[in-house]
RNA sequence: AAAAGUAAUGUGGGAGAGAUCGCCGGUUGAAAGGCCAGGCGACGCCGAAGGAGCAACACCCAGGAAACUCUCAGGCAAACGGACCACAUUACAUAG
Numbered sequence: 001a002a003a004a005g006u007a008a009u010g011u012g013g014g015a016g017a018g019a020u021c022g023c024c025g026g027u028u029g030a031a032a033g034g035c036c037a038g039g040c041g042a043c044g045c046c047g048a049a050g051g052a053g054c055a056a057c058a059c060c061c062a063g064g065a066a067a068c069u070c071u072c073a074g075g076c077a078a079a080c081g082g083a084c085c086a087c088a089u090u091a092c093a094u095a096g
Stems, first nucleotide, its partner, number of pairs: 005092009018043001020042005025036004044076003050072001051070003057063001
């Protein structure tokens, strides 16, 4: 003192799956009915917040990965969120 690295922050990109059904509520209407992206319940589904499980390895015990698996949580119009990617800034650490 820099490339790569780790952490945080900012910006941009960022998938999947019922705008399902019933009831309540609201609104409109003379009523029947229609509308709601609200609440509760039911069934069906998704996996890329989080969480859990496992291989090789290792083996006294224990450890031991994921975008794989599970679906507890979360989610299934938009919004929010979103693993991950790119760029930038700051800090740490550091081969040569």